Context: one part of a larger RNA
């Protein structure tokens, strides 16, 4: 490469934009490139295959025939793929009207709670475990009240919920700004899916500079435990945890499940909008559309389970696997201050 595969056995990129490519709705015309017929050339002898012959026979040997994809030319076909015109709305955009939302940034504001600090009551302990001790306190702790400051976080509401493309997102209020989804149907008309390459964005923790630092806390000091304890638990605690600007590009980045766009049984919730009934309203019952669960048929599967939000049924693309181990290592090369990231073998072993 083919054939088989990728939740969980090896396998779906972290996510997402788009290029080259590969794929592509529905009439009708056109040409005939691809498709498809028909005829004619060529596809050396030899072999093979056939029919006669010749060595007593065979294997061999001799003669005539016949053979085929391909390719080249010629003559037709016009369904299908292209192509060429023109047209259509159901895919897709775009307008318009309502909408839901921790979606995203930049500002302001707020009050709980700890911590320090100061001033007053007050006078021995606190504190902290399984039990203790480091450790704190007569230089007045803790305990109590008031006033202050400083910082990170945002209880309750809360949900199996909402919003993001993914990582993520959650006090309150303003600015400003993306995406969705409804409903009514104007409107352009195939302008559409996928995506190699490259572009962005991407939790912690790390790194660079300069602010910040209250609690929590790697590293490291001490106390316990223990046969040792370089751990679990205790007490202090630096970096970090926070902010500007920059790097870094990894994660069980997980639905362990790539994207689109058909098709295929029902119940039972919820979340948004819309319709009909209903009512003083809120509910309440049917319904469609678009999310989000749970159960389950059909099938499907090794079995679990998976089941319209597929793991069914059948298309289109990209990525990616090919026996463990050596190993995500060698070494090369590209980013990167580093740390280390992408790419990515073998040898031998079994």
């Nucleotide at each position: 490469a083919u054939g088989g595969g990728c939740a969980u056995a090896a396998a779906g990129u972290g996510u997402u934009u788009g290029u080259a490519g590969g794929u592509g709705a529905c009439u009708u015309u056109u040409u005939a490139a691809g498709u498809c017929c028909g005829c004619c050339g060529u596809c050396a002898a030899a072999u093979c295959c056939c029919a006669g012959g010749g060595c007593u026979u065979a294997a061999c040997c001799c003669u005539a025939g016949a053979c085929a994809a391909g390719c080249a030319g010629u003559g037709g076909a016009a369904a299908c793929u292209a192509c060429c015109a023109a047209g259509c709305u159901g895919g897709a955009g775009u307008a318009u009207g309502a909408u839901a939302g921790g979606g995203g940034u930049a500002g302001a504001g707020g009050g709980a709670a700890u911590u320090u600090c100061u001033a007053g009551u007050g006078g021995a302990u606190c504190g902290g475990u399984a039990a203790a001790a480091u450790g704190u306190g007569u230089a007045a702790a803790g305990a109590u009240c008031a006033a202050a400051a400083a910082g990170a976080a945002c209880a309750c509401c809360a949900a199996u919920g909402g919003c993001g493309a993914a990582a993520g997102c959650a006090c309150u209020c303003u600015g400003u700004u993306g995406g969705g989804c409804c409903a009514a149907c104007g409107u352009u008309g195939a302008g559409a899916c996928u995506a190699a390459g490259a572009g962005a964005c991407g939790a912690a923790a790390g790194c660079u500079a300069g602010g910040g630092g209250a609690g929590c806390g790697a590293a490291u000091g001490a106390g316990a435990u223990u046969a040792g304890a370089u751990a679990c638990c205790c007490u202090a605690g630096u970096a970090g945890u926070u902010c500007u600007a920059g790097c870094c590009g990894u994660a069980a980045a997980u639905g362990a499940u790539g994207g689109a766009a058909a098709c295929u049984a029902g119940g039972c919730g919820u979340u948004g909008u819309g319709c009909g009934u209903a009512u003083u309203g809120a509910c309440u019952c049917g319904u469609g559309c678009a999310g989000u669960g749970u159960u389950g048929u059909a099938g499907c599967u090794a079995a679990c389970a998976c089941g319209u939000u597929a793991a069914g049924u059948a298309u289109c693309c990209c990525g990616c696997c090919u026996g463990a181990g050596a190993a995500g290592u060698a070494c090369g090369u590209u980013c990167g201050u580093a740390a280390g990231a992408a790419u990515g073998a073998a040898a031998c072993u079994c």

A computed fold for a 350-nucleotide part of an RNA from Centella asiatica, annotated as small-subunit ribosomal RNA, central domain. RNAcentral holds the full RNA, with entries from SILVA. The organism belongs to Centella, within Eukaryota.